Predicted 3D model of a 252-nucleotide part of an RNA (large-subunit ribosomal RNA, domain VI) from Crenalkalicoccus roseus. It was read from a public genome assembly. The coordinates come from a structure-prediction model, not an experiment, and the mean pLDDT is 91. Taxonomically the source falls in Crenalkalicoccus (Bacteria, Alphaproteobacteria, Acetobacterales, Roseomonadaceae).
Context: one part of a larger RNA
């Protein structure tokens, strides 16, 4: 842009696409069969592999804004405490987040026409014959069921509801488990959207100072301290401030 007045939500499902796997074990049953040796059908339960999907609770992995330890030089005047650079200087842990080697779920039923094939009636051909009229049973392949998309299916679908004084939408502006942009969501004082702050969780592992001890390094105490990215939560302390633009004319 169209989809024949605009507009918000909710939907059908033409069609697409994506899955379809295979193993072991135990009952049935040491039955059926079989001299024995061996050893089922059929039906029932259990438990793996591989794929695929989700997710982070748990086991871990990464976390270069998180904490600690530690070498070398440089600086903050010096002691002390700290910073800076040396691959994130090493190194030793880690939240969130994303992730598997972790976790949870899938592949099922059922159905319908049907492959070989297995049948019933049954005549051409007074027999016989699943076939020639007729009907039945029969696979992981076919459809359908199950996931996803999906009215742009141009024959452009449905349903509610609102607008005509418009309804809606959008710039913009704080932001996100949303993102390449954009677009989606959530909020914009009638506010918790972000940030600060405070409280919790989580992490690191006992801060600085003083105090005591001890030649010293270095130990100890105050003190499960001190510091702390994203996690949970609260709080108007800061920033979403004033607005403005689009959008109809009741739809031959």
């Nucleotide at each position: 842009u169209g989809u024949u007045g605009g507009a918000g939500a909710c939907u059908u499902g033409c069609g697409a696409g994506g899955a379809u796997c295979c193993g072991u074990c135990c009952c049935u049953a040491g039955u059926a069969c079989g001299a024995g040796a061996g050893g089922a059908c059929c039906g029932g339960g259990a438990u793996g592999g591989a794929c695929g999907c989700a997710c982070c609770u748990c086991u871990g992995g990464u976390g270069c804004a998180c904490c600690g330890g530690u070498u070398g030089u440089c600086g903050c005047g010096c002691c002390a405490g700290c910073g800076g650079c040396a691959c994130c200087g090493c190194c030793g842990g880690g939240u969130a987040g994303c992730c598997a080697a972790g976790u949870g779920c899938g592949g099922a039923c059922a159905g319908g026409a049907u492959a070989a094939c297995c049948g019933c009636u049954g005549a051409a051909a007074g027999c016989a014959u699943c076939u020639a009229a007729g009907c039945g049973g029969g696979a992981a392949a076919c459809c359908c069921c199950c996931c996803u998309c999906a009215a742009a299916a141009c024959c452009a679908g449905g349903u509610c509801u609102c607008c005509c004084c418009a309804a809606g939408g959008g710039c913009c502006g704080u932001g996100c488990c949303a993102g390449a942009c954009c677009a989606g969501c959530a909020c914009g004082u009638c506010g918790a959207u972000a940030g600060g702050c405070c409280g919790c969780a989580g992490g690191u592992g006992g801060a600085a100072g003083u105090g005591g001890g001890g030649c010293a390094a270095c130990c100890c105490a105050u003190g499960c301290a001190g510091c702390c990215g994203a996690g949970c939560g609260g709080u108007c302390c800061u920033a979403a401030u004033c607005g403005c633009c689009c959008g109809a004319u009741c739809g031959a």